[in-house]
RNA sequence: AAUCGCACAGGGGAUGGAGUUCCCCUUGAACCGCAUUUGCUGAUAACUCCUACCAGGGC
Numbered sequence: 001a002a003u004c005g006c007a008c009a010g011g012g013g014a015u016g017g018a019g020u021u022c023c024c025c026u027u028g029a030a031c032c033g034c035a036u037u038u039g040c041u042g043a044u045a046a047c048u049c050c051u052a053c054c055a056g057g058g059c
Stems, first nucleotide, its partner, number of pairs: 009026005016050006033040002
C1' cells in the first nucleotide's frame, strides 16, 4: 500500500409519527403497489400503538 472479514455509522423496505424485530444497500446503491386504460387498494417489510381520512350512531 492493497484485499478480505468484523464492528460502528448512514440510507432504504408505495401516503405521517413512536417502540421492537427482520431484510436490502454503501451513494452510478438499496428502494419507488396493482392495472392496457378509465381506475383501484393500502397510513406497518412484520408486530404493537398514536394521529389523519371515510361511514354510521349517541349527547
A computed fold for a 59-nucleotide RNA from a Deltaproteobacteria bacterium, annotated as Fluoride riboswitch aptamer (crcB RNA motif).
Of the family's consensus pairs, 100% are formed in the model.
Rfam family: Fluoride riboswitch aptamer (crcB RNA motif). A reference for the family is Ren et al. (2012), "Fluoride ion encapsulation by Mg2+ ions and phosphates in a fluoride riboswitch", Nature.